[in-house]
Context: one part of a larger RNA
RNA sequence: GACGAACGCUGGCGGCGUGCCUAAUACAUGCAAGUCGAGCGCAGGAAACAGGCAGAACCCUUCGGGGGGACGCCUGUGGAAUGAGCGGCGGACGGGUGAGUAACACGUGGGCAACCUGCCUUCCAGAUCGGAAUAACCCCGGGAAACCGGGGCUAAUGCCGAAUAACCAGUCGGUUCGCAUGAACCGGCUGUAAAAGUGGGGACUUGUUCCUCACACUGGAAGAUGGGCCCGCGGCGCAUUAGCUGGUUGGUAGGGUAGUGGCCUACCAAGGCAACGAUGCGUAGCCGACCUGAGAGGGUGAUCGGCCACACUGGAACUGAGACACGGUCCAGACUCCUACGGGAGGCAGCAGUAGGGAAUCAUCCGCAAUGGGCGAAAGCCUGACGGUGCGACGCCGCGUGAACGAUGAAGGUUUUCGGAUCGUAAAGUUCUGUUAUGAGGGAAGAACAAGUGCCGGUCAAACAGGCCGGCACCUUGACGGUACCUCACGAGAAAGCCCCGGCUAACUACGUGCCAGCAGCCGCGGUAAUACGUAGGGGGCAAGCGUUGUCC
Numbered sequence: 001g002a003c004g005a006a007c008g009c010u011g012g013c014g015g016c017g018u019g020c021c022u023a024a025u026a027c028a029u030g031c032a033a034g035u036c037g038a039g040c041g042c043a044g045g046a047a048a049c050a051g052g053c054a055g056a057a058c059c060c061u062u063c064g065g066g067g068g069g070a071c072g073c074c075u076g077u078g079g080a081a082u083g084a085g086c087g088g089c090g091g092a093c094g095g096g097u098g099a100g101u102a103a104c105a106c107g108u109g110g111g112c113a114a115c116c117u118g119c120c121u122u123c124c125a126g127a128u129c130g131g132a133a134u135a136a137c138c139c140c141g142g143g144a145a146a147c148c149g150g151g152g153c154u155a156a157u158g159c160c161g162a163a164u165a166a167c168c169a170g171u172c173g174g175u176u177c178g179c180a181u182g183a184a185c186c187g188g189c190u191g192u193a194a195a196a197g198u199g200g201g202g203a204c205u206u207g208u209u210c211c212u213c214a215c216a217c218u219g220g221a222a223g224a225u226g227g228g229c230c231c232g233c234g235g236c237g238c239a240u241u242a243g244c245u246g247g248u249u250g251g252u253a254g255g256g257u258a259g260u261g262g263c264c265u266a267c268c269a270a271g272g273c274a275a276c277g278a279u280g281c282g283u284a285g286c287c288g289a290c291c292u293g294a295g296a297g298g299g300u301g302a303u304c305g306g307c308c309a310c311a312c313u314g315g316a317a318c319u320g321a322g323a324c325a326c327g328g329u330c331c332a333g334a335c336u337c338c339u340a341c342g343g344g345a346g347g348c349a350g351c352a353g354u355a356g357g358g359a360a361u362c363a364u365c366c367g368c369a370a371u372g373g374g375c376g377a378a379a380g381c382c383u384g385a386c387g388g389u390g391c392g393a394c395g396c397c398g399c400g401u402g403a404a405c406g407a408u409g410a411a412g413g414u415u416u417u418c419g420g421a422u423c424g425u426a427a428a429g430u431u432c433u434g435u436u437a438u439g440a441g442g443g444a445a446g447a448a449c450a451a452g453u454g455c456c457g458g459u460c461a462a463a464c465a466g467g468c469c470g471g472c473a474c475c476u477u478g479a480c481g482g483u484a485c486c487u488c489a490c491g492a493g494a495a496a497g498c499c500c501c502g503g504c505u506a507a508c509u510a511c512g513u514g515c516c517a518g519c520a521g522c523c524g525c526g527g528u529a530a531u532a533c534g535u536a537g538g539g540g541g542c543a544a545g546c547g548u549u550g551u552c553c
Stems, first nucleotide, its partner, number of pairs: 001552003005549005012399006018392002020357001025355003029352003034089003039086002042083002048077006058067003096310003106234007115227002120223007128162004137152006168191010197215007204207001236282003243273003248270008285307004289300004312333005335346004363389001365388003371385001372383004402432004412423004436494001438489005452474009497542005502523003508537005518525002
């Protein structure tokens, strides 16, 4: 000098940051991943409209009644909200943690002629004809529950078959080239695809029609993005760890993978690593960075950013473009909970919060208004990411606790050589100011762009439908928050402590104590005049902080 700090004393305000470093211990409760009806079939039945029944207020009345038709009830049309299911996309991102890992994990520089890539962009080609099921639903049955079984019906952008078809795959031939395996291109043969979808608009011959637009769909070529694999070099301690290794090292063949490879298997050979430190043990996530230092270097790896690893412990695969998958599945284990004892349920190292551990670390808060993400044509829905507020002097920065004048140098304290000295312009007093705080008023400030509606222009189109793009106008959306900020009022009123004063080291006297009580970072103080202990006065330093402890330079 620094700190994610803690402890002691003290504590006015604001801004910006930051906050379980220990038990990767166990978790009550709530929330943290859904969305699409413009893919599909059901259930559901609102508003509205039509018809019927009944007829209130009120008006007229010859008191018999007539007009009037609210509210209500029934039926039909109608189909909104909503519910689970099939299906699609997303749950592989975002968020957490640092256990493991000394390793191609990370950093840096290369390689892949050995690879993949949903959504997005560009280009080329296509989208024809059929079929069989199944959930939901209904019926039956089992079970305490979780849930399960049987029978029957049905739909699709779910599933299957056929056609078509290549610049795709396999194979054969050729040309050119290279970096060894080989690569690019041309030609022949064989093989392989889909959603006839949904919505808007228009047309007529009203149909399982045609045209068109948008969004989806299939095959291929390329791009972009994201990944996978391989290699050189670099970054810990111990040699009181000296030898290590059997899929071990290499080859051939095969399997597996998106793909190379002992990655795996069979066979063959006997290799491979090591004093330039193998192997073993211990420790540790790595980096950008951060701290320190003139630098070289040393130390650290909180917050923020990149990469990796993990998700109760261990193992495994499924689905998928992508996982061996935190809030998915299966198995085993430990633990907790429910149970009708037969059997089941769970996983906060997400955000809050609880217990425990500890010197020690916060709200079971508000909002999706902004930014970003998922889904959707959109409206929108979801979002403990995020934006905010709260708590903690934990840190940095800023402000305040008043300013000017004021000598009879008041009173009082301390000290004294009793003359005085000092606290000290300090106070009182006078004249002011009003930061902050407090009260009142203003302030829907800024943070907002977009979407929507209407008009204009362009583009697609047969189109003066419609969609898309651009412009203009209108309308609407704020958690923070009645916050920031502004104005007025009020009145010095409400706001200073902590450590030190022997030397190092800025700052001295008195009393008490008497090797006691005590101090202390080092040297050392204290045994009767202690500037070193305790108290007081005075002084020095820093200041909403000041000291102590710990750690690093």

Small-subunit ribosomal RNA, 5' domain from an uncultured bacterium, 553 nucleotides, folded computationally. The coordinates come from a structure-prediction model, not an experiment, and the mean pLDDT is 82. RNAcentral holds the full RNA, with entries from ENA, Greengenes and SILVA.